[in-house]
Context: one part of a larger RNA
RNA sequence: GAACGAACGCUGGCGGCGUGGAUAAGACAUGCAAGUCGAGCGAUGAUCCAACGAUAGCAAUAUUGGAGGGGAUUAGCGGCGAACGGGUGAGUAACACGUAGGAAUCUGCCCUGAAGUUCGGAAUAGCCCGGUGAGAGCCGGGAUAAUACCGGAUGUGAUCUUCGGAUUAAAGGCUUCGGCCGCUUCAGGAUGAGCCUGCGCUCCAUCAGCUUGUUGGUAGGGUAAAAGCCUACCAAGGCGAGGACGGAUAGCUGGUCUGAGAGGACGGCCAGCCACAAUGGAACUGAGACACGGUCCAUACACCUACGGGUGGCAGCAGUCGAGAAUCAUUCACAAUGGGCGAAAGCCUGAUGGUGCGACGCCGCGUGGGGGAUGAAGGCCUUCGGGUCGUAAACCCCUGUCGGUUGCGAGUAAGGCCCGGCUUACGUCGGGAUUGAUAUUAGCAACAAAGGAAGGGGCGGCUAACUCCGUGCCAGCAGCCGCGGUAAUACGGAGGCCCCAAGCGUUGUUC
Numbered sequence: 001g002a003a004c005g006a007a008c009g010c011u012g013g014c015g016g017c018g019u020g021g022a023u024a025a026g027a028c029a030u031g032c033a034a035g036u037c038g039a040g041c042g043a044u045g046a047u048c049c050a051a052c053g054a055u056a057g058c059a060a061u062a063u064u065g066g067a068g069g070g071g072a073u074u075a076g077c078g079g080c081g082a083a084c085g086g087g088u089g090a091g092u093a094a095c096a097c098g099u100a101g102g103a104a105u106c107u108g109c110c111c112u113g114a115a116g117u118u119c120g121g122a123a124u125a126g127c128c129c130g131g132u133g134a135g136a137g138c139c140g141g142g143a144u145a146a147u148a149c150c151g152g153a154u155g156u157g158a159u160c161u162u163c164g165g166a167u168u169a170a171a172g173g174c175u176u177c178g179g180c181c182g183c184u185u186c187a188g189g190a191u192g193a194g195c196c197u198g199c200g201c202u203c204c205a206u207c208a209g210c211u212u213g214u215u216g217g218u219a220g221g222g223u224a225a226a227a228g229c230c231u232a233c234c235a236a237g238g239c240g241a242g243g244a245c246g247g248a249u250a251g252c253u254g255g256u257c258u259g260a261g262a263g264g265a266c267g268g269c270c271a272g273c274c275a276c277a278a279u280g281g282a283a284c285u286g287a288g289a290c291a292c293g294g295u296c297c298a299u300a301c302a303c304c305u306a307c308g309g310g311u312g313g314c315a316g317c318a319g320u321c322g323a324g325a326a327u328c329a330u331u332c333a334c335a336a337u338g339g340g341c342g343a344a345a346g347c348c349u350g351a352u353g354g355u356g357c358g359a360c361g362c363c364g365c366g367u368g369g370g371g372g373a374u375g376a377a378g379g380c381c382u383u384c385g386g387g388u389c390g391u392a393a394a395c396c397c398c399u400g401u402c403g404g405u406u407g408c409g410a411g412u413a414a415g416g417c418c419c420g421g422c423u424u425a426c427g428u429c430g431g432g433a434u435u436g437a438u439a440u441u442a443g444c445a446a447c448a449a450a451g452g453a454a455g456g457g458g459c460g461g462c463u464a465a466c467u468c469c470g471u472g473c474c475a476g477c478a479g480c481c482g483c484g485g486u487a488a489u490a491c492g493g494a495g496g497c498c499c500c501a502a503g504c505g506u507u508g509u510u511c
Base pairs, nucleotide, nucleotide: 001511002510003509004508006507007506008505009504010503013365014364015363016362017361018360019358020357026321027320028319030318031317032316035080036079037078040077041076043074047070048069049068052065053064054063055062056061087276088275089274097200098199099198100197101196102195105193106192110189111188112187113186114185115184116183117182118152119151120150121149127142128141129140130139131138132137157168158167159166160165172181173180174179202248203247204246209239210238211237214236215235216234217233218232219231220230221229251273252272253271254270255266256265257264258263278299279298280297281296282295301312302311303310304309329355331354332353333352337351338349339348340347341346368398369397370396371395378389379388380387381386402452404447405446406445407444408443417432418431419430420429421428422427455500456499457498458497459496460481461480462479466495467494468493469492470491476483477482
């Protein structure tokens, strides 16, 4: 000098864009953060229509019963999603990451192609009945549905094969009747993922030897898949000063900062990968997890309890306490982008889009412009003549950025829905009524008035900038050298000056 996720002191007008728990991976009150589908299923049935009756009445009508029809709603079964998105950096020195390759693999939804979608059956939840418990809940009996479950058939295919053969599938729903959405098997693709290898990847040798599933083989098991991945047996190997083993520290990278570069330091925001979800362990379901807002076990902690037993997991978004020098709102919206489900309308979405708070950072703008000398007053200095603050002020003439008030007022909106035309289809064309959190916004115009808007540090040398007063080795200053003991440009105050400026200094850290 540059830099920072900074903090502290003094000060503080506006805007844009960024950025903000670095410490206790400490503990968490409260709300929300993952649902959706009734066009898979049986139920439920708000409410509406209503044939036909009953009562009163002469009748219109009023009250009432109500077959049947439409059907809002939703607990349950079922499907898909919940493995994405979001957070954190504890662990990890490792094929974790980066890069370049490899072969022995799987892949829901999606795309392309081929073939099929047949006949049956038994349950079960919801519901009803009963029991039990303080509750969370649990138990027994009965009836019922399906795109839930099971069996038979078929076999394009697929798997196994001794090449004879054996085994192996399905589910329907909606419809404007044109079709659409599905389901099953196989092949290929795409996407995603798993596995292996070369090289690269911090410090300590005051860590020098380490290893028994250890190294290899055979057989068996196991996995989607190669493999001591696992087991039995056999052999005695394998690694190591080119640093094994051990200890310490640490998520890795694209990159960031600095530097002329070489290099050094770092890895916050953003992006890719990895790991973790109170701590430790385990599997289940599933295309995918050994699963943050799933299950089970153990532990610690916290809560409820009728003492028998139960419940919980913010390193999601806000927020609280704690520790700390220190880090924000218990905000708005799904309008946009994206995601899940759905045929769709749509629903959900603390992802995301916005707003708010903090000068935390970068950038921009303003705090006025021109004229104005008897060079006012006043302050300070003075050799007492004067000098200086200083065109600075006053005063005159203007301007109107920002802020203020008023009015107008966007773009971000593409789509989706309805009707009609064309179209094999995806779709496309025309018309219609609509969809904005931000937003009393941006922007534009008008109005008023210089009116509301400057400080911080320094002035001995390094280092730009000097005098007076006070103090008297005191009080104090200080980055280094060093100042202060009666004329201090070095302490404190004042005037003046220098630097930077909505900031300026100090501290910390890196180069």

Predicted 3D model of a 511-nucleotide part of an RNA (small-subunit ribosomal RNA, 5' domain) from a seawater metagenome. The full RNA is in RNAcentral, with records from SILVA. Rfam family: Bacterial small subunit ribosomal RNA. Rfam links the family to the GO terms structural constituent of ribosome and ribosome. Its mean pLDDT, the model's own confidence on a scale to 100, is 86.